[in-house]
The prediction has a mean pLDDT of 81. Transfer RNA from a marine sediment metagenome, 73 nucleotides, folded computationally. RNAcentral holds the sequence, with entries from MGnify.
RNA sequence: GCGAAUGUAGCUCAGUCGGCAGAGCACCGGAUUGUGGAUCCGGGGGUCGUGGGUUCAAUCCCCAUCAUUCGCC
Numbered sequence: 001g002c003g004a005a006u007g008u009a010g011c012u013c014a015g016u017c018g019g020c021a022g023a024g025c026a027c028c029g030g031a032u033u034g035u036g037g038a039u040c041c042g043g044g045g046g047u048c049g050u051g052g053g054u055u056c057a058a059u060c061c062c063c064a065u066c067a068u069u070c071g072c073c
Stems, first nucleotide, its partner, number of pairs: 001072007010025004019056001027043005049065005
């Protein structure tokens, strides 16, 4: 330099053929317990890497760009 993959909650990841953004763990509150853990109930948390485009509507389609990883040279 060329090609490809990945990027979504604090962490690990779902969600793809466009139509209200989710799970587990973690965190916060409560119940239980002599305390803690475990268990049960409830709750908060996201500009879906960034910037544009298409569309009534984009995590999803198109373009550019950034980061990480892999391959080729």